Notes:
Transfer RNA from an uncultured Clostridia bacterium, 86 nucleotides, folded computationally. The coordinates come from a structure-prediction model, not an experiment, and the mean pLDDT is 80. It was read from a public genome assembly. It matches the Rfam family "tRNA". By type it is a transfer RNA. Its family is annotated with triplet codon-amino acid adaptor activity in the Gene Ontology. About the family: Transfer RNA (tRNA) molecules are approximately 80 nucleotides in length.
[in-house]
RNA sequence: GCCGCUGUGGCGAAACUGGCAGACGCAAGGGACUUAAAAUCCCUCGGAGUUAACCCUCCGUACCGGUUCGAGUCCGGUCAGCGGCA
Numbered sequence: 001g002c003c004g005c006u007g008u009g010g011c012g013a014a015a016c017u018g019g020c021a022g023a024c025g026c027a028a029g030g031g032a033c034u035u036a037a038a039a040u041c042c043c044u045c046g047g048a049g050u051u052a053a054c055c056c057u058c059c060g061u062a063c064c065g066g067u068u069c070g071a072g073u074c075c076g077g078u079c080a081g082c083g084g085c086a
Base pairs, nucleotide, nucleotide: 001085002084003083004082005081006080007079010026011025012024019069028044029043030042031041032040046059047058048057049056062078063077064076065075066074
């Protein structure tokens, strides 16, 4: 230099043929249980706006664009990692 694969919460990982993004698990926080723990069970767990708090609304799939009514998925470019060729 060329070719291929991969990139989704803190981590792993799902999302069927383009149709509610984050299911499920781990970790973390709170609570119940306990003399206290462990285990178990329940709830929460991306960001912003708003609110006393919730609710609610919007945004969010490495990054920037494009196609489409609609994109994690399709197309172009960029970046990073891994592999192959030279």